[in-house]
RNA sequence: GGGCGGUUAGCUCAGAUGGUUAGAGCGCUGGUCUCACAUACCAGAGGUCGCAGGUUCGAUUCCUGUACUGCCCA
Numbered sequence: 001g002g003g004c005g006g007u008u009a010g011c012u013c014a015g016a017u018g019g020u021u022a023g024a025g026c027g028c029u030g031g032u033c034u035c036a037c038a039u040a041c042c043a044g045a046g047g048u049c050g051c052a053g054g055u056u057c058g059a060u061u062c063c064u065g066u067a068c069u070g071c072c073c074a
Base pairs, nucleotide, nucleotide: 001073002072003071004070005069006068007067010026011025012024013023019057028044029043030042031041032040050066051065052064053063054062
């Protein structure tokens, strides 16, 4: 330098053909339970969907550029 993939909650990851309310597990907070703790159960907080543009009535999803990152080729 070229090719392919990834970036969504604190962590690991889902999210068929755009449709207006973005989810799961673990973790975290509170409660119930217990002499504690853990487990279990209930409730809750937590997101500019990497960034910037474009298309569209509407974009996490499509297009372009760009940043970071993984693998392969040279």

Model confidence (mean pLDDT): 81 of 100. This is a predicted structure of a 74-nucleotide RNA (transfer RNA) from a Syntrophobacterales bacterium. Its Rfam family is "tRNA". Rfam classes the family as a transfer RNA.